[in-house]
Context: one part of a larger RNA
């Protein structure tokens, strides 16, 4: 490379939006560029290969014939690719319905409960913390308890084996801006789709920049401990930083370790949204359907474990990724970032 494969062995980009190019529905005419068929020029001789001959055999050598091109013309098919052109509604979208479910997303406004902190009242000797202590608090009156009062974080209970988001994730209440599926009707577009190299964008924590905040917790850090030491486990304390505003950064066990589409393949059970029938309207049952979201489980698959209509089953398009272990996700070198660092990626030795 050619294949083989990417849940746990080396392999699915953290996610999405979307450009090139791949790849792409039914049904007609029409062209004939892929494709197919027929003749027909070429394919230069030697060399290949089959036959026959010639040096006593072979090697050589000579003679015919064959093979040998994604080629050239030239006549023809028209099924499938393709191209033009017309139509179709089953893909794909719009519009309506009544609105409903929902921690979707931004922004303002606001509530209690609790922690600290600061007044003031009761009130006296401890208090805190552990395995037991001890730093530390505290008669300058602490803990404790009662009222005020300030300030910043996070939302008990509800909270589910639930719901929403592309992913990161999202959780008091209220308002106002907005996103995007789903259900149901069928009215409208008429193939307008799929994937998606590069681009561009979204991305937890932790970090950085500038300005604010600063209650609690809280790396470093300083002290008691522990111990042979103890640059830790635990106590006491505490600074950045958790938190806003804007701008970086672009990581992650970004995990379902399982990239998107579509289409088909046994059944049971649970649950959220919707729409239909049934019982009497309504709560609310039952049964059917759709969409999503768990468990179990046939085939089938798999090295096993397991997965099993939410596939790791059976096919098909795109796309990314992998090739024996270290070395190394590192050096060089280009991009990117204020930094920190990210992102591209070797090799030589070596087992």
């Nucleotide at each position: 490379u050619u294949g083989g494969g990417c849940g746990u062995a080396a392999a699915g980009c953290g996610c999405g939006u979307g450009u090139a190019g791949g790849c792409g529905g039914c049904c007609a005419u029409g062209c004939a560029g892929g494709u197919c068929c027929g003749c027909u020029g070429u394919g230069a001789a030697a060399a290949c290969u089959g036959g026959a001959g010639g040096c006593u055999c072979a090697a050589c050598c000579u003679c015919c014939a064959g093979a040998g091109g994604u080629c050239g013309g030239u006549g023809g098919a028209a099924a499938c690719c393709g191209c033009a052109u017309g139509g179709c509604u089953a893909g794909a979208g719009u519009c309506c319905g009544g609105g409903a479910a929902g921690a979707g997303g931004g922004g303002a406004c606001u509530g209690g409960a609790a922690u600290u902190c600061c007044c003031g009242g009761u009130g006296u000797a401890g208090c805190g913390g552990u395995g037991g202590a001890a730093u530390g608090c505290g008669c300058a009156g602490a803990u404790a308890u009662c009222g005020g009062g300030a300030g910043g974080a996070a939302c008990a209970c509800c909270c589910g084996u639930g719901g929403c988001g592309a992913a990161g994730g999202c959780g008091g209440g209220u308002c106002c801006c907005u996103g995007g599926g789903a259900c149901g009707g069928u009215a409208c577009u008429g193939a307008c789709g799929c994937u998606g190299a590069g681009a561009c964008g979204c991305g937890a924590a932790a970090g950085c920049g500038u300005g604010g905040g600063g209650a609690g917790c809280g790396a470093a850090c300083a002290g008691g401990a522990u111990u042979a030491g103890a640059u830790a486990c635990c106590c006491u304390g505490g600074u950045a930083g958790u938190c806003c505003a804007c701008g970086c950064c672009g990581u992650a066990a970004a995990c379902g370790a399982u990239g998107g589409g579509c289409a088909c393949u046994a059944g049971g059970u649970g649950u959220g949204g919707g729409c239909g029938g049934u019982g009497u309207c309504a709560a609310c049952u039952c049964c059917g359907c759709c969409c999503g979201u768990g468990c179990c489980g046939a085939a089938g698959c798999u090295a096993a474990c397991g997965c099993a209509u939410u596939a790791a089953g059976u096919g098909c398009c795109c796309c990314g990724c992998c090739u024996g272990g270290g070395g190394a996700g590192u050096a060089c070198g280009g991009c990117c970032g204020c930094a920190a660092g990210g992102c591209u990626a070797a090799a030589a030795c070596u087992c």